Predicted 3D model of a 73-nucleotide RNA (transfer RNA) from candidate division WWE3 bacterium RIFCSPHIGHO2_01_FULL_42_13. Rfam family: tRNA. It was read from a public genome assembly. The coordinates come from a structure-prediction model, not an experiment, and the mean pLDDT is 81.

């Protein structure tokens, strides 16, 4: 220098063919307990890496940029 892949909640990951973004763990509250833990219920938390384009509509398609992984030189 070139090819391919990845980037979504604090962490690990889903999200089918473009149609209102979810789970587990973690976090907060309540109940249960003498107390803690467990368990149950409820809740908060997302510019979907950054930007542009296509579209009535983009996490999803296209392009650029950044970071990471891998292979080739």
């Nucleotide at each position: 220098g070139g090819g391919c892949c990845c980037u979504u909640a604090g962490c690990u990951c889903a999200u089918c063919u473009g149609g209102u973004a979810g789970a587990g763990c973690g976090c907060g509250g309540c109940g249960u307990u003498u107390g803690c833990a467990u368990c149950g219920c409820c809740g908060a938390g997302g510019u979907g890496a950054g930007g542009a384009g296509u579209u009535c509509g983009a996490g999803u398609c296209u392009c650029c940029u950044a970071g990471g992984g891998u292979c080739c030189a």